[in-house]
Context: one part of a larger RNA
Molecule: large-subunit ribosomal RNA, domain VI
Organism: Candidatus Woesebacteria bacterium GW2011_GWB1_39_10
RNA sequence: GGAGAGCUGGGGACAGUACGAGAGGACCUCCCUGGGGGAAUCCCUGGUGUGCCGGUUAUAGCGUCAGCUGUAACGCCGGGUAGCUACAUUCCCAACGGAUAACCGCUGAAAGCAUCUAAGUGGGAAGCCGCCUCCGAGAUUAGGAUUCCUUCCUGAACUUGUUUCAGGAGCAGACCCCCGACAGAAUAUCGGGUUAAUCGGUUAGCGCUGGAAGUCCCGUAAGGGAUUAAGGCUACUAAUGCGAAUUGGU
Numbered sequence: 001g002g003a004g005a006g007c008u009g010g011g012g013a014c015a016g017u018a019c020g021a022g023a024g025g026a027c028c029u030c031c032c033u034g035g036g037g038g039a040a041u042c043c044c045u046g047g048u049g050u051g052c053c054g055g056u057u058a059u060a061g062c063g064u065c066a067g068c069u070g071u072a073a074c075g076c077c078g079g080g081u082a083g084c085u086a087c088a089u090u091c092c093c094a095a096c097g098g099a100u101a102a103c104c105g106c107u108g109a110a111a112g113c114a115u116c117u118a119a120g121u122g123g124g125a126a127g128c129c130g131c132c133u134c135c136g137a138g139a140u141u142a143g144g145a146u147u148c149c150u151u152c153c154u155g156a157a158c159u160u161g162u163u164u165c166a167g168g169a170g171c172a173g174a175c176c177c178c179c180g181a182c183a184g185a186a187u188a189u190c191g192g193g194u195u196a197a198u199c200g201g202u203u204a205g206c207g208c209u210g211g212a213a214g215u216c217c218c219g220u221a222a223g224g225g226a227u228u229a230a231g232g233c234u235a236c237u238a239a240u241g242c243g244a245a246u247u248g249g250u
Stems, first nucleotide, its partner, number of pairs: 001135004007035007019024001036093006045086004052079005057072006096130003103123004151169007158161001174250003177193005198244003201240005207233003214227005
């Protein structure tokens, strides 16, 4: 300097009080709770979850049985991790300050009175300026703090020195390159690169599914039971150098 936000209903107490003949019925102050809008988050409740688990139909294949796999909108169906989400959760739209508008005043003359005004001075709005959130030093007057580095070599010139010119090496730091994600169209940003847990793998766990295959037993069979909370498992949490982040260049 700019942008955003700025909303609103109902109920209770004061109090059936002030006021009012009655009927009716407050101000002020305090408390509670909604609607609408916004932001953040994924612990809870749900959704999705086409690289997880299971069931099942038709058909094809693996020579047959068994067991699997392909295709049919993920074939259809029942669940579901991470992530992303709302219908979920939390918070905000508050209070306060300053200057004012209409308006209400104080003192007060011109004009012995009166008068908020002429000098002077106070109050007063969801509005204005701050306070709240975000962008923001290309703010070229380019801001502030902390830390690191600012060193040498060769040649030439002359006015001979902490000199000037030309060339070269190099510090701090950065980039290229590679492994990646709390980031992402590309780029950027962020993390890591062996003095390493960055990714993958493996192991363990969390969690999901829901009782694998094989074998045995029962049943004519479909099927049921035992072995067995089995087997399988994606994104999550750890451990572990097993594989890849080599060597290098600017």